The RNA shown here (c-di-GMP-I riboswitch aptamer) has 85 nucleotides and comes from a Synergistales bacterium. The sequence was found by an Rfam model in a public genome assembly. Lineage of the source: Bacteria > Thermotogati > Synergistota > Synergistia > Synergistales.

């Protein structure tokens, strides 16, 4: 890192689903397991998505709300293996 995006090395993370723990809940975490990923590392900063325990509102209920959560929804920031020039 322009350009063909091909090949080499050493790998590397783990959907779904099932068991365990936490958790009002979204969801995380470990294990088991691989759909898939060149950032499928890291950060919720802007957009979106989901809970809605406390609190608001109510005769109840539905309902509003993030200060919960998702980077494997998308843009941005930041960091970094292997090859090449």
């Nucleotide at each position: 890192g322009u350009a063909u995006a091909u090949u080499c090395u050493a790998g590397g993370c783990a959907a779904a689903a099932u068991c365990a723990u936490c958790g009002a809940a979204a969801g995380a975490u470990g294990a088991u397991g691989a759909c898939g990923c060149a950032a499928a590392a890291c950060c919720a900063c802007g957009g979106g998505u989901c809970u809605a325990a406390a609190g608001c509102a109510u005769a109840u209920a539905a309902g509003c709300u993030a200060u919960g959560a998702c980077a494997g929804c998308c843009g941005g920031g930041u960091u970094g293996c292997c090859c090449c020039a």